[in-house]
Context: one part of a larger RNA
RNA sequence: UUGGGCGUAAAGGGUGCGUAGGCGGUCUGUUAAGUCGGAUGUGAAAUUUCACAGUUUAACUGUGAUAGGUCAUUCGAAACUGGCGGACUUGAGGGCUGGAGAGGAGACUGGAAUAGUCGGUGUAGCGGUGAAAUGUGUAGAGAUUGACUAGAACACCGGUGGCGAAGGCGAGUCUCUGGACAGUUCCUGACGCUCAGGCACGAAAGCCAGGGGAGUAAACGGGAUUAGAUACCCCGGUAGUCCUGGCCCUAAACGGUGUUCACUUGGUGUGCGGGGAGUUGAUCCCCUGCGUGCCGAAGCUAAUGCGAUAAGUGAACCGCCUGGGAAGUACGACCGUAAGGUUAAAACUC
Numbered sequence: 001u002u003g004g005g006c007g008u009a010a011a012g013g014g015u016g017c018g019u020a021g022g023c024g025g026u027c028u029g030u031u032a033a034g035u036c037g038g039a040u041g042u043g044a045a046a047u048u049u050c051a052c053a054g055u056u057u058a059a060c061u062g063u064g065a066u067a068g069g070u071c072a073u074u075c076g077a078a079a080c081u082g083g084c085g086g087a088c089u090u091g092a093g094g095g096c097u098g099g100a101g102a103g104g105a106g107a108c109u110g111g112a113a114u115a116g117u118c119g120g121u122g123u124a125g126c127g128g129u130g131a132a133a134u135g136u137g138u139a140g141a142g143a144u145u146g147a148c149u150a151g152a153a154c155a156c157c158g159g160u161g162g163c164g165a166a167g168g169c170g171a172g173u174c175u176c177u178g179g180a181c182a183g184u185u186c187c188u189g190a191c192g193c194u195c196a197g198g199c200a201c202g203a204a205a206g207c208c209a210g211g212g213g214a215g216u217a218a219a220c221g222g223g224a225u226u227a228g229a230u231a232c233c234c235c236g237g238u239a240g241u242c243c244u245g246g247c248c249c250u251a252a253a254c255g256g257u258g259u260u261c262a263c264u265u266g267g268u269g270u271g272c273g274g275g276g277a278g279u280u281g282a283u284c285c286c287c288u289g290c291g292u293g294c295c296g297a298a299g300c301u302a303a304u305g306c307g308a309u310a311a312g313u314g315a316a317c318c319g320c321c322u323g324g325g326a327a328g329u330a331c332g333a334c335c336g337u338a339a340g341g342u343u344a345a346a347a348c349u350c
Stems, first nucleotide, its partner, number of pairs: 003322004007304002012318001014201004021194003025088007033081002035077007042069001049065006091191001092188003095184004103177007110154001114150008125136002162169002206247006215241002220236004258317006266295007274286004299306002323350003332343004
């Protein structure tokens, strides 16, 4: 490289937006670049293939024919691809109406719990464990009660429930704001899909500056356990965890399953809608759209399993894999304050 692959064997980029590129709906006119056909030229000789002849045969040699092309020029064809023009509405987008949602940002507010401070009551323990001890308490703890202060997180509702591209999002109210969905079929008229580079977002930890610090808790100190115990258990405890601004850019960033489109028996839940019956309402039925679960037909699969939310059947585009180790390392380059990240080998060895 070809071929074959990528849920679990090696392999889907963390996610999106989007440039170049690749690919592209229906009808029609035109063009003739791709495509197809003819003619002419050329594709030296030798070689190859075929026929005949010669050397006694053969190798070999000669004669004739054939073959060999992303080739050039020219004349045609017009189905398909492309170019140009016209039209269309199913793809895509928009308008109008409507309900749902922890989607995002900011401001304000709330109660429970915890800890602390002050006061009341009150007395000898409290705390902790497998058992203890360190710790704490007569300078009055723990318990209980009243008041105040602080920070963080939001019980129940809560649900294989919802929303978001992913990371993720959960007290309440208000303001600003993104997206999806349903109905309508009013408008535009292919405006689409994917996307190398690029740009943006990106849990936790970590970094810089300024705040904050209740609880918790790497490091650290002590008590136990143990042969030892740099641990598991206990008592403490600082960074951090929280807020504002700026970096970092990685995860088992997982559905271990890239995005988009089309097609392919069913059953049963659930969320948001639509239609109908009933109407005070509860409720019931049906169909259909979008989402989210379970079970399963065909089919697929090495098996496990997947199975209209495909890992089935096809199409378009991107990313990635190619024996184990060395190694996601070295060197170089780029990025970063650093930690480190991204890109990414080989010798050698089995």

This is a predicted structure of a 350-nucleotide part of an RNA (small-subunit ribosomal RNA, central domain) from a metagenome. The full RNA is in RNAcentral, with records from SILVA. Model confidence (mean pLDDT): 86 of 100.